About this RNA: SAM riboswitch aptamer (S box leader) from a Chitinophagales bacterium, 106 nucleotides, folded computationally. The sequence was found by an Rfam model in a public genome assembly. The model forms 94% of the base pairs in the Rfam consensus. The source organism's lineage runs through Bacteria, Pseudomonadati, Bacteroidota, Chitinophagia and Chitinophagales.
Parts: sequence; C1' cells; structure tokens
RNA sequence: AAGUUAUCAAGAAAGGUGGAGGGAAUAGACCCAAUGAGACCUUGGCAACCCUUGUACACAAGAAGGUGCCACAUUCUACGGCUUUAUGCAAGCAGAUAGAUAACGU
Repeated sequence: AAGUUAUCAAGAAAGGUGGAGGGAAUAGACCCAAUGAGACCUUGGCAACCCUUGUACACAAGAAGGUGCCACAUUCUACGGCUUUAUGCAAGCAGAUAGAUAACGU
C1' cells in the first nucleotide's frame, strides 16, 4: 500500500502569488470561474477523529498539540430492492458500490 472501524443533509473568511479551468473516476445534468478557477503561501476561522481533563468505560466538558475542513447534501443522478401513483411520467425510503476524513494497521 491493500485492509478494518466510524462519520459524511450542520459549520467556517480575507489577503498575496499565479494565470485556466474546476466541482474524484466513466456518462449525463447542473453550477462555479478573466468581477480571476485549480494549486501554493500568510493570517483568520469551523469542527471535535486522534488528543486533554473528570474517570478505567459509557457519558460530559475542553480546544494546547496531530490531522482535517472553510460554494452548491459526498452538487445531483446513474446498482438493485421496497413503498406510493398507475394511462404514464414521476416521487419517497432504507441499502450497496465508489469517494472523502480520522484512527488502527502494513
């Protein structure tokens, strides 16, 4: 590395460098972007996975440290199942796959 577990409809801004795309993959849609994208730097903030404390656990509080994050539900849908309607379109629910983050692991 592969992998395991947990969470993912909340939250959170400015400046600088730079100069064209970006929103994971494939497809479709929709949005953002020269009124400056992605990326990088500085400061600020959000959150509470590790962490600290109560207390060894649940639970609660905290935010020094390690990450992470700061447009749109993981931007939405695409895989099957169930429910409703039934002339048909469509809608909803839980799940699966994939992804992201953390801890463990190697």